[in-house]
RNA sequence: UAACUGAAGAGUUUGAUUCUGGCUCAGAGCAAACGCUGGCGGCGUGCCUAAUACAUGCAAGUCGAACGGGGAAAGUCCUUCGGGACAAGUACUAGUGGCGCACGGGUGAGGAACGCGUGGAUAAUCUGCCCUCUAGCGGGGAAUAACUCGGGGAAACUCGUGCUAAUACCGCAUAAGACCACAGUAUCUGCGGAUACAGAGGUUAAAGAUUUAUCACUAGAGGAUGAGUCCGCGUCCGAUUAGCUUGAUGGUGGGGUAAUGGCCUACCAUAGCGACGAUCGGUAGCUGGUCUGAGAGGAUGAUCAGCCACACUGGAACUGAGACACGGUCCAGACUCCUACGGGAGGCAGCAGUAGGGAAUAUUGCGCAAUGGGGGAAACCCUGACGCAGCGACGCCGCGUGAGUGAUGAAGGCCUUAGGGUUGUAAAGCUCUGUUCUAUGGGAACAAAAAAAUGAGGGUACCAUAGAAGAAAGGACCGGCUAACUUCGUGCCAGCAGCCGCGGUAAUACGAGGGGUCCAAGCGUUGCUCGGAAUCAUUGGGCGUAAAGCGGGUGUAGGCGGCUUUUCAAGUCAGAAGUGAAAGCCCCGGGCUCAACCUGGGAAGUGCUUUUGAUACUGUUAAGCUUGAGUGUGGGAGAGGUCAGUAGAAUUCCUGGUGUAGUGGUGAAAUACGUAGAUAUCAGGAGGAAUACCGGAUGGGAAGCCGGCUGACUGGCCCAACACUGACGCUCAGACCCGAAAGCGUGGGGAUCAAACAGGAUUAGAUACCCUGGUAGUCCACGCCGUAAACGAUGGACACUUGGUGUUGGUGGUAUUGACCCCAUCAGUGCCGAAGCUAACGCGUUAAGUGUCCCGCCUGGGGAGUACGGUCGCAAGAUUAAAACUCAAAGAAAUUGACGGGGGCCCGCACAAGCGGUGGAGCAUGUGGUUUAAUUCGAUGCAACGCGCAGAACCUUACCUACCCUUGACAUCUAGUGGAAGACUCUCAGAGAUGAGGUCGCCUUCGGGCCGCUAGACAGGUGCUGCAUGGCUGUCGUCAGCUCGUGUCGUGAGAUGUUGGGUUAAGUCCCGCAACGAGCGCAACCCCUAUCUUUAGUUGCCAGCAUUAAGUUGGGCACUCUAGAGAGACUGCCGACGUUAAGUCGGAGGAAGGUGGGGAUGACGUCAAGUCCUCAUGGCCCUUAUGGGUAGGGCUACACACGUGCUACAAUGGGUGAUACAAAGGGUAGCAAUACCGCAAGGUGGAGCUAAUCCCAAAAAGUCACUCUCAGUUCGGAUUGAAGUCUGCAACUCGACUUCAUGAAGGUGGAAUCGCUAGUAAUCGCGGAUCAGCAUGCCGCGGUGAAUACGUUCCCGGGCCUUGUACACACCGCCCGUCACACCAUGAAAGUUGGUUGUACCAGAAGUCGCUGAGCUAACCUUCGGGAGGCAAGCGCCCAAGGUAUGGUCGAUGAUUGGGGUGAAGUCGUAACAAGGUAGCCGUAGGGGAACCUGCGGCUGGAUCACCUCCUUU
Repeated sequence: UAACUGAAGAGUUUGAUUCUGGCUCAGAGCAAACGCUGGCGGCGUGCCUAAUACAUGCAAGUCGAACGGGGAAAGUCCUUCGGGACAAGUACUAGUGGCGCACGGGUGAGGAACGCGUGGAUAAUCUGCCCUCUAGCGGGGAAUAACUCGGGGAAACUCGUGCUAAUACCGCAUAAGACCACAGUAUCUGCGGAUACAGAGGUUAAAGAUUUAUCACUAGAGGAUGAGUCCGCGUCCGAUUAGCUUGAUGGUGGGGUAAUGGCCUACCAUAGCGACGAUCGGUAGCUGGUCUGAGAGGAUGAUCAGCCACACUGGAACUGAGACACGGUCCAGACUCCUACGGGAGGCAGCAGUAGGGAAUAUUGCGCAAUGGGGGAAACCCUGACGCAGCGACGCCGCGUGAGUGAUGAAGGCCUUAGGGUUGUAAAGCUCUGUUCUAUGGGAACAAAAAAAUGAGGGUACCAUAGAAGAAAGGACCGGCUAACUUCGUGCCAGCAGCCGCGGUAAUACGAGGGGUCCAAGCGUUGCUCGGAAUCAUUGGGCGUAAAGCGGGUGUAGGCGGCUUUUCAAGUCAGAAGUGAAAGCCCCGGGCUCAACCUGGGAAGUGCUUUUGAUACUGUUAAGCUUGAGUGUGGGAGAGGUCAGUAGAAUUCCUGGUGUAGUGGUGAAAUACGUAGAUAUCAGGAGGAAUACCGGAUGGGAAGCCGGCUGACUGGCCCAACACUGACGCUCAGACCCGAAAGCGUGGGGAUCAAACAGGAUUAGAUACCCUGGUAGUCCACGCCGUAAACGAUGGACACUUGGUGUUGGUGGUAUUGACCCCAUCAGUGCCGAAGCUAACGCGUUAAGUGUCCCGCCUGGGGAGUACGGUCGCAAGAUUAAAACUCAAAGAAAUUGACGGGGGCCCGCACAAGCGGUGGAGCAUGUGGUUUAAUUCGAUGCAACGCGCAGAACCUUACCUACCCUUGACAUCUAGUGGAAGACUCUCAGAGAUGAGGUCGCCUUCGGGCCGCUAGACAGGUGCUGCAUGGCUGUCGUCAGCUCGUGUCGUGAGAUGUUGGGUUAAGUCCCGCAACGAGCGCAACCCCUAUCUUUAGUUGCCAGCAUUAAGUUGGGCACUCUAGAGAGACUGCCGACGUUAAGUCGGAGGAAGGUGGGGAUGACGUCAAGUCCUCAUGGCCCUUAUGGGUAGGGCUACACACGUGCUACAAUGGGUGAUACAAAGGGUAGCAAUACCGCAAGGUGGAGCUAAUCCCAAAAAGUCACUCUCAGUUCGGAUUGAAGUCUGCAACUCGACUUCAUGAAGGUGGAAUCGCUAGUAAUCGCGGAUCAGCAUGCCGCGGUGAAUACGUUCCCGGGCCUUGUACACACCGCCCGUCACACCAUGAAAGUUGGUUGUACCAGAAGUCGCUGAGCUAACCUUCGGGAGGCAAGCGCCCAAGGUAUGGUCGAUGAUUGGGGUGAAGUCGUAACAAGGUAGCCGUAGGGGAACCUGCGGCUGGAUCACCUCCUUU
């Protein structure tokens, strides 16, 4: 600053992260449709499908002032009432004639084209009506419709005869500056021609009508308008369409047209188009514009406007100014209709309307009043153009459905933690208003110019008055994206879903209610377009690993191109002019009350054309230059290539010798070879292939690749110094050439190795890995193939941008006798690294940095590098290369974990070294299983199984059977009612619970307390869910770990700290360090125990004194002991080692030495671990039962399997007798002594003890004796019989113990497996809890009292670091392929069928043109005979439909068949991911149920260990 106002993202791959990449959403729009809902008005808009078929009506007529004929009526007058006259030859009128019908209206089938758009050309053209100008309009003729008469036909219509008019038709006259031919001058020119002037010759015209003012008519010139033709540029997709064309390209002559032209024809020539995409195929009306977008673009082409094309389908011409003609003609075809069957008629893609199709699109309306059109002199007539109305929320715009006040925050609803909250000022109530609505009254503009007439819309818009809050709100959504939350129902069901995803009993995601959010007469859904999508990237992307660099080169077209000067002005830039229709968009105004809408002016239209200028850059022209490129000279290195020759070692084979029983091979074996003499060894020979050491991240080559030595031929490269050419360059579509291995063909060769194959092993199997053999092949020659992880996964060229250090080949310099060394430089080849780049990893002068140029390639995963088609190939196959369908991911790098039949370090009774067990027997006990009416329930790898249960005869008890109770066995409360409560060794029935009865008893402060009954709230539940939970517990694990703050690093997840070097039992401590600190764990603090001191001595103790049977008593408290308080141990001291550290080792002292021993103590977390049956608790379920009571039964069953134990198998023992020494506990509903009885269990009895006092209580192994003598025993004690004891209401199911008798298995235990490192294992007994009784279990106590540990290779578990990973539910992971089943789309296929198209031929309607025209014939001529001219008819060319034959191409379908995809729980294996258990993968070949295996060559996108090289640091 009038016409500048503008660019947003989100969800989804992961345990998390960054990136790549697709899918999806939020926006705007629509000629829309569908669902629910619906008050009014204005303005728009309305068959997108079947260019399918159409009933009915209307959509193009008009002119009597061109013509002949026909010919009213109203009205008036007259009347003889019959009628007549005027009106009037008027209105009207079929026909002739004129103009119009080529406009207007519709549709978008066809068409990829000069069709459209834009700009030009027409000097190559026409133009009725209209305007201007010039000149003219004289004089004749012959017909013909209508009409008349006759005929045919059902009709449509038609034939013949006769009459007649014209602005219809035809001569003649006149006539030019018009036209034709001839020659000339001037000007212009696009060089073809055009214009102007003037000359003489030939040809050519007309119509009248009327109201007398005009309108017509003819010729010419000009204009205007409209049209034709030509050209430049622009205008969709496909190359799986690459060659196309014969009138084809051009010329000449002729024809034709208004006009150029192969437009047509004859002849001649042989061209024309095409990778800048011809031809062919598919699709499509084009444009102004419309939608979207910041823009550039993308999509689109309804309504309005311009152009084109079409008019049932195909062909054709006629008329005309204009048509090859929507409501004209002819022909052919299809269809429909009429018919007298002979023949005819028709064309809504005009307006309405109908049927059909479809998701879907309106009235058979009014009017010519306005605008416009046709005819006419005009009046006027016609006009489904148009103006209006109707229908549809189809769209846009506007308005309303009320406003104010109103807290008892009403009622009701919903939620609730029961307090309340919310709906909610919302309602009611009170006070108002009247937009809209209804009624009544008034009432336009639209009709612009002098007047009149005329209004479909319409009594409409609008105005006034009155009435009444009265008649007017819904739709979608509420998990995230995305604004908006709760309750109930449902229970992977029903359902939702745009993407992610919800739903398996507490769903903000389903359905409903309440509440809320967003829009609003609409709201949602579906479809489509653009946007977001920088996701085709011009603006504005990429290609090392994500998709993507051709395997490599030579080089054509093309693209790009060094320095200086010059020329031109094509590109480029600037000015001007023309054009870019109107409408639309935008700006400023104006009109409808506003807006939508309408309207005036402007701006814009980024374009094209013409013209003038500028000349830096690009280009063109010309001339030069040397730096790019190349050539020459001299040197140099090399596994560069081809051919020929040659050498030695080794393998194998053959011959001979020596020699004897094995050899060979493997994890171990076997097949195989060998007494017919192998292997081994010696000598000789044959043959093929490959070249150890040198050899090196050395060299060469474009790549593939190239390796003994010698020779021949030959390509390229590097260096040095000069000379020469003078941009000769770079890149490269197509093209051509080269191209490992495998494979193919022909012919050789064949030693080794070795696909296939055979055998042997391994294995569940083993079509494999291992072994023994072995053929193609491996080698050569010639010819194919043309692919690889052909890789640096990195196209080529040029320039620029800090460095360090190796190495190869040159050259130069200083110095030196010289070689080395050193310095510099050129060309290669490695490593590390700056800046920068990168998602990161990494790259980094050899770029993946910064730039320029050229080529190739990519656009989600799968389907698929597949199908079809083409090309190539002998084949194998290669190359080019889709779609349907399907998924919401696929992927890259890095991070943290977890895992590995990866690595390193370390620890643990983990192994090893030992001791003793279990597994075998019998029994006990628990579990599984089975059984049962019930065998209650739980616990299930370690971490369930002598576990819950520290003790099931009843009880417990939860289970089963039977019988009972229902406010309940128990708690609180309300109402009503009754009564004290209650007690009894009472009686009867019953299995009992219980029921029936009897006896005794009778509160009160009058408020009530207590008890029973009835009713109701409720109680109750060991019912379910431990996967809704709390609490508690187990486990990894008493393992050494787990984290945080700040800082730093990284885009980030994260890392650092916590890693490293040492050390420790320890993330224990020390040192170092971008970390510094801190927390939970470790340790310590606590308890017991080991030594001492001190205090205190009763119930404890007794050295000395006294005493006794006895520490019994006196006495004492020294000792033991008891239980309080203290001391002590800290690597404190010494030495060595160690970093002057932490610490380790040894020693001293000490009761004890490096945590002294033991206990308690359990980090962050893991296992949806265990427990709803301890308890607590959400939700669900039962409520005369899943609650409660009782009796009996069961938990104790028993073909069997497992766990944990006890007792044994004996002499280190059993038995008998004697005898010694503990600790820690318990005891009044109890422990119980002495004593007596019993063989004993036990009984009687009861002293003492509420306990350092009394009791349980005897300790046992041990010790001392005797006996047994190796056996199923004097071992062992199960089982069974009999008799008892004790507890208890009660020992039948189902207790313990005692005595007598009985006397089973068992002689040390297979595979396997458990515990333990010192006062431990082993062994011996004692006590306690529970408990009436019941202990081999459990928890404690002491006695006796060992062996072994070299060590960390292995097994198991764990910790730290590192590595790989396709795992993250985390290896109990992931995952591949065949087979079987279901469904889906698709390829092939004998064929079948349809569309379209090519070629060849047949055919040939109508029609133009040409020829003929002996038939017919008004105008003119005539010599009257005829002629000219015309017509019919015939023939010919062309040609539509149709037909025949044969191709191309596109679909549909097809028995069968191929692979592909998808699908909660199918089969077989386990190929890949870790070294995935044989590293994997690529190409190729063979084989195999399948994944796959094997051979050959290649790659690292392979782990691990060792070595080499290089680098970094010291």
Description:
RNAcentral holds the sequence, with entries from ENA and SILVA. This is a predicted structure of a 1514-nucleotide RNA (small-subunit ribosomal RNA) from a Pseudobdellovibrionaceae bacterium. Its Rfam family is "Bacterial small subunit ribosomal RNA".